[in-house]
Context: one part of a larger RNA
Molecule: small-subunit ribosomal RNA, central domain
Organism: uncultured Sphingobacteriales bacterium
RNA sequence: UUGGGUUUAAAGGGUGCGUAGGUGGUUUUUUAAGUCUGGAUUGAAAGCUGGUUGCUCAACGAUCAGAUGAGUCUGGAAACUGAAGGACUUGAAUGUGAUAGCGGUAGCUGGAAUGGGCCAUGUAGCGGUGAAAUGCAUAGAUAUGUCCCGGAACUCCGAUUGCGAAGGCAGGCUACUGGGUCAUGAUUGACACUGAGGCACGAGAGCAUGGGUAGCCAACAGGAUUAGAUACCCUGGUAGUCCAUGCCGUAAACGAUGAUUACUGGCUGUUUGGGAGCGAUUUUGAGUGGCUGAGCGAAAGCGUUAAGUAAUCCACCUGGGGAGUACGCCGGCAAUGGUGAAACUC
Repeated sequence: UUGGGUUUAAAGGGUGCGUAGGUGGUUUUUUAAGUCUGGAUUGAAAGCUGGUUGCUCAACGAUCAGAUGAGUCUGGAAACUGAAGGACUUGAAUGUGAUAGCGGUAGCUGGAAUGGGCCAUGUAGCGGUGAAAUGCAUAGAUAUGUCCCGGAACUCCGAUUGCGAAGGCAGGCUACUGGGUCAUGAUUGACACUGAGGCACGAGAGCAUGGGUAGCCAACAGGAUUAGAUACCCUGGUAGUCCAUGCCGUAAACGAUGAUUACUGGCUGUUUGGGAGCGAUUUUGAGUGGCUGAGCGAAAGCGUUAAGUAAUCCACCUGGGGAGUACGCCGGCAAUGGUGAAACUC
C1' cells in the first nucleotide's frame, strides 16, 4: 500500500457552523473532456507469453507472432459521467396558520430549612460514636418561642417525562430571544449531503482581578482506631463551591455506537401535533421507552431510534510495554493542552 476493521477485543473527532475538496434529484437540447471504437505511428535488443524447430530429452538456443502503454487523426459513437443552456417539483429552503417544551440571556420576586444576632422561657448538660474522646456549655449552652440578618439550593409536582448540537437545563413571574413539530401546498427551483484545514461553543477542577461566604469542604489541626494509621470514624476548618469579567479546553465529554439518505416483520407503553367520528375508537406525522422476528454478531446482544440491507463524505485502528513519554513546533499567566516518536524489551 491493498485488504480488513472501529458498542464491549486496537480504533468514532466532546459538539456545532462552515472553506477547499469529494459526492449529488427528474427531464430535454448541445458539446465531446472522461468513456467506447477504428486507422496509421511509436513501444531498441534481451527478457516475458504462444506456435514451430535444433542439440537423443531438458536446461539452453534458433525462428515467427503477440502482450499491457503512449501520443496522434479537427476519423467515428453518444448510453453513462463531466461541461454549457432550457424546463420540472418530489430533496432543500421560504411564507401562512397552529402547537409543546427544566432551550438561552437579563431583571424582579417567594416560602421551607441550615447558620448568625438581640430578647424571652428554662436548667445542667449538649453533641458525637461500634464504644469514646477532642469540641460546645453556669460568662447560662442544648431545647422551645417572637423578631431581625445573610448566603446558597429549590421539597411536593417529577416520570421509563420534556427541551437542547453537545456540554447541559428544574421555585415563581416578566421582557427579549434560538430551535423543533404539525397542517397548508402559496413562493424559490437542486439552492443539497459530507466536510481536511479554519472558526465558535464546550461539565468539573484549576488560574487572574474584584466582590461574596449560610451550608458543605481538598489542605491543615485536634480526638479516636491501630503494631503503625500521613486513611476509613469524630470535632473543627482555609482555599474552593456562589457572583461579575477574562483565561483554561480537558472528562467513563458514553448510547464506550460519526453525519446524511433510502429500504426491510410484528406486539405493547408513553409525549406532542393533524384528519375522521356524537362517542367508544380509528387513521396519519414527529419524538421517546420495553419485548421479539428475519438478518447480523465471536458471543453478550442489536433488532424501523440497527450493531440488518445499501450509498456518499469525514475521523480513526494495525501486538503488549517503553508512552500519550522524549525531542521539536504551536497554544496558555501558570497548571498544562495539542501534535507525537525511537532505542530497548517481551